[in-house]
RNA sequence: UUGGUAGAAAGAUGGCGAGUGGCGGACUGGUGAGUAACACGUAAGGAUCUGCCCUUAGGAGGGGGAUAGCUUAUGGAAACAUAAGGUAAUACCCCGUAUGGCCGCGAGGUUAAAGUUUUCGAACGCCUAAGGAUGAACUUGCGUCCUAUCAGCUUGUUGGUGAGGUAAUAGCUCACCAAGGCAAUGACGGGUAGCCGACCUGAGAGGGUGAUCGGCCACAUUGGGACUGAGAUACGGCCCAGACUCCUACGGGAGGCAGCAGCUAAGAAUCUUCCGCAAUGGACGAAAGUCUGACGGAGCGACACUGCGUGCGGGAUGAAGGCCUUCGGGUUGUAAACCGCUUUUAUCAGGGAAGAAUAACCUUAUGGGAUGACGGUACCUGAUGAAUAAGUCCCGGCUAACUACGUGCCAGCAGCCGCGGUAAUACGUAGGGGGCAAACGUUACUCGGAAUCACUGGGCGUAAAGGGCCCGCAGGCGGCUUAUUAAGUCAAUUGUUAAAGACUGAUGCUUAACAUCAGGAGUGCGGUUGAUACUGGUAAGCUAGAGUACGGAAUGGGGUGGUGGAAUUCCCGGUGUAGGGGUGAAAUCUGUAGAUAUCGGGAAGAAUACCAAUGGCGAAGGCAACCACCUGGUCUAUUACUGACGCUGAGGGGCGAAAGCUAGGGGAGCGAACGGGAUUAGAUACCCCGGUAGUCCUAGCCGUAAACGAUGUAUGCUAGGUAUAGGGAAGCGAGUCUUUUUUGUACCGCAGUUAACGCGUUAAGCAUACCGCCUGGGGAGUAUGCCCGCAAGGGUGAAACUCAAAGGAAUUGACGGGGGCCGGCACAAGCGGUGGAGCAUGUGGUUUAAUUCGAUGAUACGCGAAGAACCUUACCAGGGCUUGACAUGUACCUUACAAUCUUGUGAAAGCGAGAUGGAUUCGUUCGUGGUACACAGGUGCUGCAUGGCUGUCGUCAGCUCGUGUCGUGAGAUGUUGGGUUAAGUCCCGCAACGAGCGCAACCCUUAUUGUUAGUUGCUACCAGUUCGGCUGGGCACUCUAGCGAGACUGCCGGUGACAAACCGGAGGAAGGUGGGGACGACGUCAAGUCAUCAUGGCCCUUAUGUCCUGGGCUACACACGUGCUACAAUGGGCGUUACAAAGGGUAGCGAAGCCGCGAAGUGGAGCGAAUCUCAAAAAGACGUUCUCAGUUCGGAUUGUAGUCUGCAACUCGACUACAUGAAGUUGGAAUCGCUAGUAAUCGCAGGUCAGCAAUACUGCGGUGAAUACGUUCCCCGGCCUUGUACACACCGCCCGUCACACCACCCGAAUUGGUCAUACCCGAAGCAGCUGAGCUAACCCAUCUAGGGAUGCAGGUUUCUAAGGAAUGGUCAGUGAGGGGGGUGAAGUCGUAACAAGGUA
Repeated sequence: UUGGUAGAAAGAUGGCGAGUGGCGGACUGGUGAGUAACACGUAAGGAUCUGCCCUUAGGAGGGGGAUAGCUUAUGGAAACAUAAGGUAAUACCCCGUAUGGCCGCGAGGUUAAAGUUUUCGAACGCCUAAGGAUGAACUUGCGUCCUAUCAGCUUGUUGGUGAGGUAAUAGCUCACCAAGGCAAUGACGGGUAGCCGACCUGAGAGGGUGAUCGGCCACAUUGGGACUGAGAUACGGCCCAGACUCCUACGGGAGGCAGCAGCUAAGAAUCUUCCGCAAUGGACGAAAGUCUGACGGAGCGACACUGCGUGCGGGAUGAAGGCCUUCGGGUUGUAAACCGCUUUUAUCAGGGAAGAAUAACCUUAUGGGAUGACGGUACCUGAUGAAUAAGUCCCGGCUAACUACGUGCCAGCAGCCGCGGUAAUACGUAGGGGGCAAACGUUACUCGGAAUCACUGGGCGUAAAGGGCCCGCAGGCGGCUUAUUAAGUCAAUUGUUAAAGACUGAUGCUUAACAUCAGGAGUGCGGUUGAUACUGGUAAGCUAGAGUACGGAAUGGGGUGGUGGAAUUCCCGGUGUAGGGGUGAAAUCUGUAGAUAUCGGGAAGAAUACCAAUGGCGAAGGCAACCACCUGGUCUAUUACUGACGCUGAGGGGCGAAAGCUAGGGGAGCGAACGGGAUUAGAUACCCCGGUAGUCCUAGCCGUAAACGAUGUAUGCUAGGUAUAGGGAAGCGAGUCUUUUUUGUACCGCAGUUAACGCGUUAAGCAUACCGCCUGGGGAGUAUGCCCGCAAGGGUGAAACUCAAAGGAAUUGACGGGGGCCGGCACAAGCGGUGGAGCAUGUGGUUUAAUUCGAUGAUACGCGAAGAACCUUACCAGGGCUUGACAUGUACCUUACAAUCUUGUGAAAGCGAGAUGGAUUCGUUCGUGGUACACAGGUGCUGCAUGGCUGUCGUCAGCUCGUGUCGUGAGAUGUUGGGUUAAGUCCCGCAACGAGCGCAACCCUUAUUGUUAGUUGCUACCAGUUCGGCUGGGCACUCUAGCGAGACUGCCGGUGACAAACCGGAGGAAGGUGGGGACGACGUCAAGUCAUCAUGGCCCUUAUGUCCUGGGCUACACACGUGCUACAAUGGGCGUUACAAAGGGUAGCGAAGCCGCGAAGUGGAGCGAAUCUCAAAAAGACGUUCUCAGUUCGGAUUGUAGUCUGCAACUCGACUACAUGAAGUUGGAAUCGCUAGUAAUCGCAGGUCAGCAAUACUGCGGUGAAUACGUUCCCCGGCCUUGUACACACCGCCCGUCACACCACCCGAAUUGGUCAUACCCGAAGCAGCUGAGCUAACCCAUCUAGGGAUGCAGGUUUCUAAGGAAUGGUCAGUGAGGGGGGUGAAGUCGUAACAAGGUA
């Protein structure tokens, strides 16, 4: 000297970190607590500020002193703090300068600045001023919820002057002065609420909402406060107070998710502690860049909107399965299987975006140029393979979609109506069907429908609703003409009405949702210009509205005073004597102390007969003897005058029946309360006897009524007729005249109107103006608050809760202790019964092993039953059978059964055993028996699932239809009306004309007669005769039974409407449907019958079926129904004697004869019946006896002996004889039948049936009455009408108390809490003021580096004031012993108030 390596110091560069300084943290983002307000929206205004940004002009000279960081030290647990030292700046200060700014009348005063980087070009800054832009502040007009049960509010309140204060105006603040300001166009108070663009709905007008997105406001743990700053009274700043949470060494500190995620709690309920600054935007920066939970994305959620798929085509044996079924089938259903095709989606594989522009920078060109969270996403290609992909609600009506099973007013459903109690399209399940679909249903909320708050677009006589009436302030509305104005109004133009949204048209994502672009609209507000018809303003006029004056008129209009007569009561007196009075009938009461009655006299009070009326007057309430005075309104007529002076009328004022209240009078009659008498189950009522308040007057309250014409006031318009009250005009005929006009009061009525009824120039018609009122019923005209009142009470006037109606008008019925007409053995007039007795029979009840079942007001109860000893028989006990006692079918077996007999057991049935016998060749059908299976069987249930049949209203005269007409309609008319009838029978009339089912007739029977026929019937005549129509003739008569005739109001008279018809008469056997029967309309009673039969469904199937024996249906303290026999003399007994009809009869009727006292027996003629027989009819007639009695009445009951039927008469038959001889002497309340051959009475026959409990039932004849004035009353029915709150239809409906349960509400001693107001105490932080003896770098004075000044600070103090304290008052809510009414609730109690004349309208 050079190179290398390592280290130290200094410097430089970069990174990280703290600090000083600058800008930003006032944006973005969140939330809606507060706020009813200039908060918001919209349109304006002038007295303001505005960082960063843009434009313009000018400037940036010279100095100074500090301080953080840092170092050292100290205190503290921490947060943090203190002291000393030294330091920088675009931090801070001073001087200079002043275009300009600011102050000032002016003179003049006052007032700035900062540098950094540099590539040397400049860039970024700094100061002053002006302008712009943006943003902000302030003021004003208009708009913006409910409540009047909030009506008065306000003292800095309203204004002025001055001062202060602010960015700026201003009571913003202060002093003084004035006394204002706001309010019914809603002040003040209370409640609720962020406002808007918009969103949902709606045809619109409106109604509701204020999520997302956007604008504004407010808030940031609660309350208060300022600082900084261009901007805050500041979400992620500060101070204080309160609550809460956390840390602590207990001394003290820290915090604020209504930012994004996330956690917790509450709740029916609401997401990821994700990715990225790639895009858009923001802050800072010269820039690179940094920050950004703004934002861009992804995730979760069917939360919403949109798109797509879950396959497509073929496929009938119409598969299987399911479900239903009339068992044939139908349906699921081309659905599936199966065949073919496609591949969106899915999975796998491969590829793979746009969103990205420009910066920095490089270059100097029309240049290059990095960057992707989403995301290997969207998308594209290929492969595989129908493969990976359907639910949910509903099916009674509304409302698209139906069957089965289960259940049985249970379980359940339900939006409304409503389903469910044994056949549920309504519950549950299944099958099927309908709707919508990656959704479907439910719930909640909003609008719509809802013209159901009605502006568009409602009403008020009776449905909710006209103020009780008038006057009248405000308000609303307002006649004709002219001029003017231009507020309303109209037109044009203009500004605004943000964007988004909505609408229209394009465009971009495969489409759409979505997005982008363009356009129009935006009904509002403002400006400008114009128009002037209408409205308004101003001015001038007019007379039709309104009013005034003069004449006339009527008047229960009002007030005051006075005067009458009748009546009532009382008092006095006379006459007079026993009642009066009152009622449905009575009684209380009154009267011999003399009433009532009657005469005379007197007193008192109230009301004013007749006139008197659909009449008059009044605003309404209301007003009535007569006279006088005062006074109001109205009408009419003629002129004149005023000149819109008008209408209505919230508030307000006045009037306002009766009752009631206060004070004082009065008090005859009447008469709440009250007393008594009646009535009644009761009768606090209705009726009667009394009677206080009151009713009357004066003065004052009350202020309500069905205060009604249930109809607000005023004005105009729109056919008439009649009557009446008041006035006027005209006419002549001069009147008790006619015509006309006007005001009032009524009736009828056109148009119109009305839901209808109705209204209809006095509108409820057509219009206008103004006021009042209504918005489902109940709760409720209640509670509470307020106002009025002496009180009673009045005015205003809710809610909770509860119901699905409440209501109007009209219709059809039904009903009425409504009316009219009519009928009926319905009553009445009569006759005979029942109810009392005994017995028979049925029923209830009771009993029973069973007493089988049904029928139950009329319309069950001598009914089913025309006949229960067994059977019947269904019931009970016991014993048996199980394909069965009976039917059909199939398969298999059987030698072929049938028939007869014997026998065991047994009560029989049955279960067994055996024999005889015929037949035999086989097969098979029929047939028998057995086995198995289908099935039989059921008097088991449901008559409320049914058919059929029947009862009843009722043999009552009704019930309907077509067409037409009327009515919105239900419906009406016809069918009502005048007559008439047994009749909706017939006639006449009639908006009806016709018709049907009913009535009547046709049918049967009976009454008369003709004819035909003549046996079994008949017998006039003839003959015979046994004397019997018996026999022969005969068929006339009777009769029989076929066919005819006859009766039709046909004839006459009268009445009537010239009708229908009725009354009377003639003739006739019969006369007005001749008597009787059959015949029963539409319908009613869920009437009766499943036990005649039939039948759906359910139930039983070795039993709920079936057979058998015995028992029961026949029981017996009792009650009822229907009958028989009686109680006696119109009768009983005995004897003699007469006359029917209709029926039955062969397993039958059974004659004569004989026997028995008799029932019967024997007998067997005759007869399938006009022949024989049952069979004697009885009452009746004649005679005799009994003599009024429990009997010679009555015959029950019982004993004995018998007869008959029948396997069998014990339970449980009928009859006979003898004996016995009960109750009962005519029947309470009540109740039944019957009007003529009927009632009453007398017997006969039949069916069922072996017999018979039959006195029943169904028929037959004999004898044979009385009475009906009449329709008032009871019952039933028909027609018309009326009322109705009934319609299950008066056996209806329905009210209130009480008792019980539940619910909501009101009052309530008191108590708890919220909130507001007022006055007061205390008073943090802080701004401002005052003070500032302590402290104080920059500047000044001083020169002493002593000091002083200035300035500022600490500290002190004053006003204000949050929180807090304590007091009073208001208000809202909670709790609350107890009290109160209200509502609701299948079957409680008491009565019966209302609906009918509701039994007292």
Predicted 3D model of a 1401-nucleotide RNA (small-subunit ribosomal RNA) from a metagenome. Model confidence (mean pLDDT): 85 of 100. It matches the Rfam family "Bacterial small subunit ribosomal RNA".